[in-house]
RNA sequence: UACGAUAAAGCCAAACCGGCCGCAAGGCCGGCACGGAAAGCCACGGAUCUGAAAAGACAGCCGGGUUGCCUGCG
Numbered sequence: 001u002a003c004g005a006u007a008a009a010g011c012c013a014a015a016c017c018g019g020c021c022g023c024a025a026g027g028c029c030g031g032c033a034c035g036g037a038a039a040g041c042c043a044c045g046g047a048u049c050u051g052a053a054a055a056g057a058c059a060g061c062c063g064g065g066u067u068g069c070c071u072g073c074g
Stems, first nucleotide, its partner, number of pairs: 001074001004070001011036002016031006034060001040066003044063003048057003
């Protein structure tokens, strides 16, 4: 530097259940463990979702930006 292992130290936490908030999509907290190498952060582009509209939601849909732990072989 590249890669991401049947490694190690740790990390996150879908569905579902309970509580609270929101018209809703959904969010937060707790339990749990389907998965994850950025499943950390940012709605910038596309997609999707909600809403009568205004306007929102989604980073665990894809791309982009940005920061970052550990490490065998090469």
Predicted 3D model of a 74-nucleotide RNA (c-di-GMP-I-GGC riboswitch aptamer).